[in-house]
The part of an RNA shown here (large-subunit ribosomal RNA, domain II) has 715 nucleotides and comes from Tetraphis pellucida.
Context: one part of a larger RNA
RNA sequence: GUCAGCGAGUAAAUGGACACAGCAAGCUUAAGCCAUUAGGUGUAGGCGCAAUGAAGUUGGAAGUAAAUAAAGAAUAUAGUUGUUUCUAUUUGACCCGAAACUGAGUGAUCUAGCCAUGAGCAGGUUGAAGAGAGCUCUAACGGGCCUUGGAGGACCGAACCCACGUAUGUGGCAAAAUACGGGGAUGACUUGUGGCUAGGGGUGAAAGGCCCACCAAACUCGGAGAUAGCUGGUUUUCCGCGAAAUCUAUUGAGGUAGAGCGUAUAAUGUUUAUGGCCUGAGGUAGAGCACUCAAUGGGCUAGGGUGGCCCAAAGCUUGACCGACCCCAAGGAAACUCCGAAUACUGGCCAUGAUUUUGUACAGACAGACUUUGGGUGCUAAGAUCCGAAGUCAAGAGGGAAACAGCCCAGAUCGUACGCUAAGGUCCUUAAGCAAUCACUUAGUGGAAAAGGAAGUAAUCGAGCGAUGACAACCAGGAGGUGGGCUUGGAAGCAGCCAUCCUUUGAAGAAAGCGUAAUAGCUCACUGGUCUAGCUUCAUGGCACCGAAAAUGUAUCGGGGCUGAAGUGAUUCACCGAAGCGACGAGACCUUGAAAGCACCCACCAUAAGUGCAAAAAAAUAUUUUUUUUUCAAGUGUCAGUAGCGGAACGUUCUGUAGAUCAAAGAAGGUUGUUGGUGACAACACCUGGAGAUAUCAGAAGUGAGAAUGCUGAC
Numbered sequence: 001g002u003c004a005g006c007g008a009g010u011a012a013a014u015g016g017a018c019a020c021a022g023c024a025a026g027c028u029u030a031a032g033c034c035a036u037u038a039g040g041u042g043u044a045g046g047c048g049c050a051a052u053g054a055a056g057u058u059g060g061a062a063g064u065a066a067a068u069a070a071a072g073a074a075u076a077u078a079g080u081u082g083u084u085u086c087u088a089u090u091u092g093a094c095c096c097g098a099a100a101c102u103g104a105g106u107g108a109u110c111u112a113g114c115c116a117u118g119a120g121c122a123g124g125u126u127g128a129a130g131a132g133a134g135c136u137c138u139a140a141c142g143g144g145c146c147u148u149g150g151a152g153g154a155c156c157g158a159a160c161c162c163a164c165g166u167a168u169g170u171g172g173c174a175a176a177a178u179a180c181g182g183g184g185a186u187g188a189c190u191u192g193u194g195g196c197u198a199g200g201g202g203u204g205a206a207a208g209g210c211c212c213a214c215c216a217a218a219c220u221c222g223g224a225g226a227u228a229g230c231u232g233g234u235u236u237u238c239c240g241c242g243a244a245a246u247c248u249a250u251u252g253a254g255g256u257a258g259a260g261c262g263u264a265u266a267a268u269g270u271u272u273a274u275g276g277c278c279u280g281a282g283g284u285a286g287a288g289c290a291c292u293c294a295a296u297g298g299g300c301u302a303g304g305g306u307g308g309c310c311c312a313a314a315g316c317u318u319g320a321c322c323g324a325c326c327c328c329a330a331g332g333a334a335a336c337u338c339c340g341a342a343u344a345c346u347g348g349c350c351a352u353g354a355u356u357u358u359g360u361a362c363a364g365a366c367a368g369a370c371u372u373u374g375g376g377u378g379c380u381a382a383g384a385u386c387c388g389a390a391g392u393c394a395a396g397a398g399g400g401a402a403a404c405a406g407c408c409c410a411g412a413u414c415g416u417a418c419g420c421u422a423a424g425g426u427c428c429u430u431a432a433g434c435a436a437u438c439a440c441u442u443a444g445u446g447g448a449a450a451a452g453g454a455a456g457u458a459a460u461c462g463a464g465c466g467a468u469g470a471c472a473a474c475c476a477g478g479a480g481g482u483g484g485g486c487u488u489g490g491a492a493g494c495a496g497c498c499a500u501c502c503u504u505u506g507a508a509g510a511a512a513g514c515g516u517a518a519u520a521g522c523u524c525a526c527u528g529g530u531c532u533a534g535c536u537u538c539a540u541g542g543c544a545c546c547g548a549a550a551a552u553g554u555a556u557c558g559g560g561g562c563u564g565a566a567g568u569g570a571u572u573c574a575c576c577g578a579a580g581c582g583a584c585g586a587g588a589c590c591u592u593g594a595a596a597g598c599a600c601c602c603a604c605c606a607u608a609a610g611u612g613c614a615a616a617a618a619a620a621u622a623u624u625u626u627u628u629u630u631u632c633a634a635g636u637g638u639c640a641g642u643a644g645c646g647g648a649a650c651g652u653u654c655u656g657u658a659g660a661u662c663a664a665a666g667a668a669g670g671u672u673g674u675u676g677g678u679g680a681c682a683a684c685a686c687c688u689g690g691a692g693a694u695a696u697c698a699g700a701a702g703u704g705a706g707a708a709u710g711c712u713g714a715c
Stems, first nucleotide, its partner, number of pairs: 001715006011091007019083005026047003032041003051058001094233002097230001101223006112197009121187001123156003126152001130148003134145004160184003164181005199215001201211003236649006246259005261364001262362006274351005280345001286339001287337002292333002296329004303322002307317003368393010398409003413586004418582003424576003427560003433573001435572006446562001452546002456543002459540002462537004473530005479503003484498003509524001512523003587639003590635007597613004616627004650704001652701005660694003669688002672685005
């Protein structure tokens, strides 16, 4: 891992509710007793029929109270007992799961320390103290040498002990080893045997180490099914409806409670979604500057201030500068408003047609996500965060967006080799137009991006010049007073300062640029000629261009590929395209209707037609209450669905039915197949098997497995 088996809302007691059953102004027993699968008895007690007040009381509906408020009760009548189901409370309470806490015990054969008693340490080296009758130095004290001696937590190094490094090993040889090196090796050494210390305790040359292979509190059993607002799991089918991720509170924030939202049921009976008309309040968007706040330019000017007169003060005067108020102009504001919508909201009427409200029982949910939009925070950052409005997802499949919960289209009851459309598409991939008309784009723009840049291109608008010749090009001229004056070494159109005239002219600046030391020289403005028909320019929107560098590999059309497009703009007609809509058929639910049915009617019976939708029975009564069916048709209908609520079913084991039925002419079980059913499943057939099985209707549950790192077994 697979297969098989096992594996999770149960039981008791006590409340609440629906349904059903018995009796009913009453209903009912508990313990006990008698009997013993059954039942009988038992009337204490409980609930109900009367409430209210603290109480006395009062009670043919009162009473409390200061009360006109308020709550409760009554205004005339249903309860009670039991059973199923749902649910609550208490118990382990749907199942599995802690780390821990606690009691009583068991452990020092591992290991820590200690006690008692024993044992072990090859070989080599060094040579302390002490001693000496030796030698030697010294005046002496004393020193040195030599000999002897044999000390040491001394040295080297086996056994022994340890474990510093590396490698191997890592389901190992081994739940800590092996190999090669390493440290200690007469000592605070190592070791045998026996003993002592025990769990909030021991022991510890101290690492929170060790206390029998996992010790910040050992192990075993018990309390014990500890507790778990946490994680995981929770087993057959079909049908109906179908949420929330918000508010308030919380030692509250991943929990819970009340409200909002869901389901079922009962009552209510127009309350109502939506649309139209009318009505009312408002201060948002916008706008505005009349108030408040901040703020710009100008004018006028009180005042301030500078300077002067002046020794000072006072006074007079004044031009730079500042400048309130006022005036003009132009603006800003969530906490400004002289104004002021659209929506939304209140109320009324009408239309439409399907809920609304209330009670009861049962929930789930209180982590939301993105998109569009109005805002706050933030950087007008975020797939950010927090509010308001709408949508989708959540709980929604289908088509489109290459792929893609939240975008676009559209809401899947089922079937069909049927048709029409939506979004989006129609060259190939790939269903359908390489469709039509008129334009634009040359950048593969399309098929990623800004400020900024640019005789790209095709349009539009305006202003000029032009056959008395424009624009461009070419040819020619571009002069004189004068080298203006000043400055300067020099300054001659052209370093700089001042001035910038006059003349000749078709035209020519006291010079726009280059140049020289200064001149010179070359152009320009300006003018004529040649040539010839358009030229110059402001602005506007369209499509393009540059700006444009990233990491595996083209890689920012999904790909191929596309240029009078298969790109872009405008117009037009076809077609494709979904679980949408329609067609044909089927099912379920709902609503409406009909029929059967039942009753009446005509002497009797039967029947047609007709009548009624109710009829029949019972009770009271003149109308009310209770009980009892099936089938068919139609549609102005509905049928996505998580949490969840409700309904209807299938199957398993056992019991009654059953002293029955089936079974050797073959039970259960098994393999395979056929048929039926929306489905859980059922029936049947062949074969196998070889002895039991069980309809129907009821009853009772150890009643349904694929998941729980589930448990056990097999492979």
A source record names the gene rrn26. Taxonomically the source falls in Tetraphis (Eukaryota, Streptophyta, Bryophyta, Tetraphidopsida). The full RNA is in RNAcentral, with records from ENA and SILVA.